[in-house]
The RNA shown here (transfer RNA) has 75 nucleotides and comes from a Thermoplasmata archaeon. Rfam family: tRNA. The family has 954 seed sequences and 5,335,975 matches in Rfam 15.1. Rfam classes the family as a transfer RNA. The prediction has a mean pLDDT of 82.
């Protein structure tokens, strides 16, 4: 300077290709139930600008454009 991939809950990642239900799982965190306490298991809850800006759309995490971080690759 050119070209790929990544970027979604506090951590790890599903889910995008094939737009449409409220955006999810595991852990982690709260509160309850069991327990002499605790762990462990059960039940429940909270927790998201889906990396940022525009754009197309009745409707966008999912599709175009373009930025910014990061990894890789080439010259």
């Nucleotide at each position: 300077c050119c070209c790929g991939c990544c970027u979604u809950a506090g951590c790890u990642c599903a889910g995008c290709c094939u737009g449409g239900u409220c955006a999810g799982a595991g852990c982690g965190g709260g509160u309850g139930a069991c327990u002499g306490u605790a762990g462990a298991u059960c039940a429940u809850c909270a927790g998201g600008u889906c990396u940022c800006c525009g754009g197309u759309u009745c409707a966008a995490a999912u599709c175009c454009g373009g930025a910014a971080g990061g990894c890789g690759g080439g010259a």